[in-house]
RNA sequence: UGAGUAAACCGGGCAGCUGCGGGGAUGUUCGGCAUCCUCGAGGAAAGUCCGAGCACCACAGGGCAGGGUGCUGGGUAACGCCCAGUGGGGGCGACCCUAAGGAAAGUGCCACAGAAAGAAACCGCCCUUUUCUACGGGAAAAGGGUAAGGGUGCAACGGUGCGGUAAGAGCGCACCAGCAGCUGGGCGACCGGCUGGCUAGGUAAACCCCACCCGGUGCAAGACUGAAUAGGAGGGGGAUGAGGCGGCCCGCCGACCCUUCGGGUAGAAGUCGCUGGAGGCGUCAGGCAACUGGCGUCCAAGAUAGAUGGCUGCCGUCCCUUUCGGGACUACAGAACUCGGCUUACAGGUUUGCUCAUGCC
Numbered sequence: 001u002g003a004g005u006a007a008a009c010c011g012g013g014c015a016g017c018u019g020c021g022g023g024g025a026u027g028u029u030c031g032g033c034a035u036c037c038u039c040g041a042g043g044a045a046a047g048u049c050c051g052a053g054c055a056c057c058a059c060a061g062g063g064c065a066g067g068g069u070g071c072u073g074g075g076u077a078a079c080g081c082c083c084a085g086u087g088g089g090g091g092c093g094a095c096c097c098u099a100a101g102g103a104a105a106g107u108g109c110c111a112c113a114g115a116a117a118g119a120a121a122c123c124g125c126c127c128u129u130u131u132c133u134a135c136g137g138g139a140a141a142a143g144g145g146u147a148a149g150g151g152u153g154c155a156a157c158g159g160u161g162c163g164g165u166a167a168g169a170g171c172g173c174a175c176c177a178g179c180a181g182c183u184g185g186g187c188g189a190c191c192g193g194c195u196g197g198c199u200a201g202g203u204a205a206a207c208c209c210c211a212c213c214c215g216g217u218g219c220a221a222g223a224c225u226g227a228a229u230a231g232g233a234g235g236g237g238g239a240u241g242a243g244g245c246g247g248c249c250c251g252c253c254g255a256c257c258c259u260u261c262g263g264g265u266a267g268a269a270g271u272c273g274c275u276g277g278a279g280g281c282g283u284c285a286g287g288c289a290a291c292u293g294g295c296g297u298c299c300a301a302g303a304u305a306g307a308u309g310g311c312u313g314c315c316g317u318c319c320c321u322u323u324c325g326g327g328a329c330u331a332c333a334g335a336a337c338u339c340g341g342c343u344u345a346c347a348g349g350u351u352u353g354c355u356c357a358u359g360c361c
Base pairs, nucleotide, nucleotide: 001357002356003355004354005353006352007351008350009349010348012315013314014313015312016311017310018309020040021039022038023037024036025035026034027033042332046343047342049341050340051339052338053337054218055217056216057215061250062249063248064247066214067213068212069211070210071085072084073083074082075081086100087098088097089096090095101209102208106207107206108203109202110201122150123149124146125145126144127143128142129141130140131139132138158176159175160174161173162172163171177199179196180195181194182193183192184191185190222272223271224270225269232261233260234259235258236257237256243253244252279298280297281296282295283294284293285292286291316329317328318327319326320325
């Protein structure tokens, strides 16, 4: 210098005028009326995909069914998230990807092709017997052996080579893969060594088995104010159990439920929940890290048809242009109970670590 890789961050700034939502102070004719001060969107506020808090339903209980997760250790309130590792795959490398338990519990499936998709003789090879014979181990038939060769297929009963054999074969041997036992290291996933018999197809995002986890509904939860899920009359059912209880059973609570008639009435009512919290920042300590603890400090939207906007000037950035000058400020997007994550979208820009290649000193 070029190419790459991992991570962190910004995502216009300042000033003036003005508009809107929340809070406060003062004044007031007591009317959110006036004046002043102050706070007012994001890194994803998004998708609503996981996990929690909180609220109600039994004080949320048991079993079955069902669902989820799935290498190991750790972090956390919790997680399907994060960190550190292990195995496998990719890259020269920095580094990246990985739904990665069990196929020796059982069942199923493996299209087409192929004899056969599990314990396989279609062709081929070899041996024996019989028959024929142009007498050549030449042909045919029957019986048997054989997974070395051919063919099919994603996949054919461990792979390659040497020996061995009638031909073959883990039948023997060497190396490699796998399995079992012993053993060394590691908390563990796992890694290494020795020995053994020679071997057991694939598929579990197929059923299934194993381990762990899971009750349901969501702030339109729910509480309060107010005469208000009103109250009244008739009929039916109900402690031999209404209903809660919405997959079923148990269990628990225990008095209402259905229907008809007639009547009343406030509004998308108001207040609370509603933002001070597993909170932010700084520092010290522990830890490889995720993270945790101590101390200090700060308070930073809370609307309800939904505010957070607009204009001007200067600076900054980008684009066009020889100059003068002109134009744009734009991307993705916008709180709605609150947190922790994940995923997805994103104009432009900044910083740092590392890797590879080339050149020069």